[in-house]
RNA sequence: GAGUCGGCCAGGCGGCCGCGUCGCGGGCAACCGCGCCGAGGAACGUCCGGGCUCCGCAGAGCAGGGUGGUGGCUAACGGCCACCUGGGGCGACCCACGGGACAGUGCAACAGAGAGCAGACCGCCUCCCUCGGGAGGUAAGGGUGAAACGGUGAGGUAAGAGCUCACCAGCGCCCCCGGCGACGGGGGCGGCUAGGUAAACCCCACCCGGAGCAAGGUCAGACAGGAUGCGUUCGAGGGCUGCUCGCCCGAGCAUCCGGGUAGACCGCUGGAGGCGCGCGGCAACGCGCGUCGUAGAUGGAUGGCCGCCCCCCACUUCGGUGGGGACAGAACCCGGCGUAUCGGCCGACUCAU
RNA sequence: GCGCCCGUAGCUCAGUAGGAUAGAGCGGCGGUUUCCUAAACCGCAGGUCACAGGUUCGAAUCCUGUCGGGCGUA
Numbered sequence: 001g002a003g004u005c006g007g008c009c010a011g012g013c014g015g016c017c018g019c020g021u022c023g024c025g026g027g028c029a030a031c032c033g034c035g036c037c038g039a040g041g042a043a044c045g046u047c048c049g050g051g052c053u054c055c056g057c058a059g060a061g062c063a064g065g066g067u068g069g070u071g072g073c074u075a076a077c078g079g080c081c082a083c084c085u086g087g088g089g090c091g092a093c094c095c096a097c098g099g100g101a102c103a104g105u106g107c108a109a110c111a112g113a114g115a116g117c118a119g120a121c122c123g124c125c126u127c128c129c130u131c132g133g134g135a136g137g138u139a140a141g142g143g144u145g146a147a148a149c150g151g152u153g154a155g156g157u158a159a160g161a162g163c164u165c166a167c168c169a170g171c172g173c174c175c176c177c178g179g180c181g182a183c184g185g186g187g188g189c190g191g192c193u194a195g196g197u198a199a200a201c202c203c204c205a206c207c208c209g210g211a212g213c214a215a216g217g218u219c220a221g222a223c224a225g226g227a228u229g230c231g232u233u234c235g236a237g238g239g240c241u242g243c244u245c246g247c248c249c250g251a252g253c254a255u256c257c258g259g260g261u262a263g264a265c266c267g268c269u270g271g272a273g274g275c276g277c278g279c280g281g282c283a284a285c286g287c288g289c290g291u292c293g294u295a296g297a298u299g300g301a302u303g304g305c306c307g308c309c310c311c312c313c314a315c316u317u318c319g320g321u322g323g324g325g326a327c328a329g330a331a332c333c334c335g336g337c338g339u340a341u342c343g344g345c346c347g348a349c350u351c352a353u
Numbered sequence: 354g355c356g357c358c359c360g361u362a363g364c365u366c367a368g369u370a371g372g373a374u375a376g377a378g379c380g381g382c383g384g385u386u387u388c389c390u391a392a393a394c395c396g397c398a399g400g401u402c403a404c405a406g407g408u409u410c411g412a413a414u415c416c417u418g419u420c421g422g423g424c425g426u427a
Base pairs, nucleotide, nucleotide: 001351002350003349004348005347006346007345008344009343011309012308013307014306015305016304017303019038020037022035023034024033025032026031040327044338045337047336048335049334050333051332052212053211054210055209059245060244061243062242064208065207066206067205068204069083070082071081072080073079084098085096086095087094088093099203100202104201105200106197107196121142122141123138124137125136126135127134128133129132150168151167152166153165154164155163169193171190172189173188174187175186176185177184178183216266217265218264219263225257226256227255228254229253230252237249238248239247240246273292274291275290276289277288278287279286280285310325311324312323313322314321315320354426355425356424357423358422359421360420363379364378365377366376372410381397382396383395384394385393403419404418405417406416407415
């Protein structure tokens, strides 16, 4: 100097005004005063997973959806950690929806002679004949293509060809060694070659009951019924899932017209919680001890101004002047993923000089 | 909150079990015709297939993530 990986911060202090919950005080009440606390690393997107709540604690089959190397972590996951294999990079390191293409079906435009139990356009070889073609053999050479049915050499042949042989690559089976395993290393046999695509259908293995805090519950308040249809054990309708079976509840249900309400409270924030230390583990993570108190709105608060300092940019008469400080914002709660983000700090490592 | 759909030329739409030049109508521009205009006829231009990455020989189409818009339901 160029880069790789990991972690962290998200302007600070003071004053004034304002907003919300809670506590205290005052007030019949509306409300007023004082005090504490008051967004994030992503609170976001809502892409996964779980807690919680209700449905009868959730039955069977089919359909549907999801995941996809191995081992581990976890409440669980499509997340994380470690490793394996393949690929990229000089390297630190990074990337992979990374099971199966001898279960079956499908697809491969254009070009090319031929594109899936291959194939004769040129070339090469043999034969025939009117000398320009015809018949046959041939996949070693040329050409097309993303892809043309192993590679090199020797033998062989009319010319050739795994036709035969040696070595190499690759496939299948068996054995030994290492590893929990994915897999790696070695040996033997076989047959000469088996193509690609499953983010095409599909097959295999594993997972998935449904709904969601407007869940669900308590209290208070308002109102007016009417018409039509179906039904009360020969059961409408409803719940369990989309279908079938099965199970359960069951006296009301559906449509239309008309009328009324749209308030309060619980759920609600203390949890798979944060931080520190020690121990186990390569790590993710787990265990133990100590310590901390940290938003709960309901049309939805968390803001604005001023001063000093900090960082960046521009100008400068070097005294200063002007401008800027991102992305975004809780709504039942957590664990992840993905995406957005001005700028800055720290640590480890690599390459070049 | 939950469920679902869409984005292709200026506008309205085709094209989606992948196949190369992405089409059609209206509109625009130029020409023919006419004294001029309209109509008609002929020709032409115009596209990051919303964006980014991936799978594949090949992507508007398949997969993933974003952005924008719409619908249903309580």